[in-house]
Context: one part of a larger RNA
RNA sequence: CCAUGUCGAAGGAACUCGGCAAAAUGACCCCGUAACUUCGGGAGAAGGGGUGCUCUCCCCUACUCUUAGGUUGGGGAAAGCGGCACAGGUCAGGGGGUAGCGACUGUUUAUUACAAACACAGGACUCUGCUAAGUGGUCACACGAUGUAUAGAGUCUGACACCUGCCCGGUGCUGGAAGGCCAUCAGGAGAAGUGUGAUAAGCUUUGAAUGUAAGCCCCGGUCAACGGCGGCAGUAACUCUAACUGUCCUAAGGUAGCGAAAUUCCUUGUCGCAUAAGUAGCGACCUGCACGAAUGGUGUCACGACUGCCCCGCUGUCUCCGACAUGGACCCG
Numbered sequence: 001c002c003a004u005g006u007c008g009a010a011g012g013a014a015c016u017c018g019g020c021a022a023a024a025u026g027a028c029c030c031c032g033u034a035a036c037u038u039c040g041g042g043a044g045a046a047g048g049g050g051u052g053c054u055c056u057c058c059c060c061u062a063c064u065c066u067u068a069g070g071u072u073g074g075g076g077a078a079a080g081c082g083g084c085a086c087a088g089g090u091c092a093g094g095g096g097g098u099a100g101c102g103a104c105u106g107u108u109u110a111u112u113a114c115a116a117a118c119a120c121a122g123g124a125c126u127c128u129g130c131u132a133a134g135u136g137g138u139c140a141c142a143c144g145a146u147g148u149a150u151a152g153a154g155u156c157u158g159a160c161a162c163c164u165g166c167c168c169g170g171u172g173c174u175g176g177a178a179g180g181c182c183a184u185c186a187g188g189a190g191a192a193g194u195g196u197g198a199u200a201a202g203c204u205u206u207g208a209a210u211g212u213a214a215g216c217c218c219c220g221g222u223c224a225a226c227g228g229c230g231g232c233a234g235u236a237a238c239u240c241u242a243a244c245u246g247u248c249c250u251a252a253g254g255u256a257g258c259g260a261a262a263u264u265c266c267u268u269g270u271c272g273c274a275u276a277a278g279u280a281g282c283g284a285c286c287u288g289c290a291c292g293a294a295u296g297g298u299g300u301c302a303c304g305a306c307u308g309c310c311c312c313g314c315u316g317u318c319u320c321c322g323a324c325a326u327g328g329a330c331c332c333g
Base pairs, nucleotide, nucleotide: 001328002327003326004325005324006323007322008321010319011318014317019314027051028050029049030048031047036041038159053083054082057076058075059074060073062071063070064069084088094312095311096310097309098308099307100306101304102303106118107117122157123156124155125154126153127152128151134143135142136141160299161298162297163296165229166228167227170226171225172222173221174220175219176218179217180216181215185211186210190206191205192204193203194202230248231247232246233245234244257291258288269285270284271283272282273281
C1' cells in the first nucleotide's frame, strides 16, 4: 500500500453526477396516529413509553382430568443470583414532504438495459351466419371449436373520474343495375399459303363493326381509418394590446384542457417560494422555435429495487485523517 473488519475529538453531507458506501432504525407489548381517499385504505403513518433468554414463586381466568396433578392465556413479585452458550437488544423497517411517469399484482433484452418499455382488467373500431372469418399445409386435412355474434379473429387505446372538438380534398376501406376505357373470347366478306393429277373440302396465317368480367375513371359514405387542423394588414379618449374590421388561401384552419413541460431553440425566459448563496426543484405567467384530445387530453387514491427536489434522524462520504485486528503484497532466511 491492498482486502475484510473494529473504534474515533469537534463538526455533521461541507463529500459526490447522486448520501454511492457506511451509520442509524429494528423483535414483542401498551398508548397514539395527519393531509388525502375509489371509504377498502393511507398506517407499522408520524410520535411516545415499556420488556430478564430460561427456571422458580404468588394471584386471576379457561381447559383437561378428576379433586393429586398437567396445560393455555393474562397480571404481579422480588429472591435464589440457579441453568445453558464464545456470544441473550445474537436474527429483525430509517422516517417525513413534494413533483414527473406508469393505475395496480405481474413480464422483459440467458451473457452491459428491470424501466417511464411489454402485459393488464376496462374502452373502441373492423371482419365473420357456420363447410364462419382467420391461420398452417402443394393437397388431403387440421386448428378455430365438439365453439355459434354475450362467440371467434384482427387493429388501436390502456384501472377509475371528467371528456374525446373541426376536416372525407389526398391515401385507404366501403356502397353504387347508368356512363367512359379495356385483356381474353366470340365475331363478316375477302386475301395469302398449304392441300389435289386438276378442282374442292379441310388446315394455317391475316382479318372490321359489334358484344364482353374484374379493375380503373366516375358518383356517394367513412377519421377511436392513414392522416391534417393558415397568412397578411388596419382598428379603443397616454401608451400597450386588439373583443372589432378588411383581405388572400384552404378539405378544414387546433375546440376543451394543459403549457419553458420526459416536449422551450433563444434560455440560467420573467416573477414568487426555499438557501448566506439554487443553470436544479416547486408554484405561476404564456412570447407553445416545434402540446393537444383512444398515434388519446387533463386529473387522480393506492402501488413502484423507476426518476427529480426538500426536511428530520444518522454517520469517517467529507474537513483530515489516525489507531487497532486478520489475511495479502513487500523484505530477509
Large-subunit ribosomal RNA, domain IV from Halophila ovalis, 333 nucleotides, folded computationally. A source record names the gene rrn26. The coordinates come from a structure-prediction model, not an experiment, and the mean pLDDT is 83.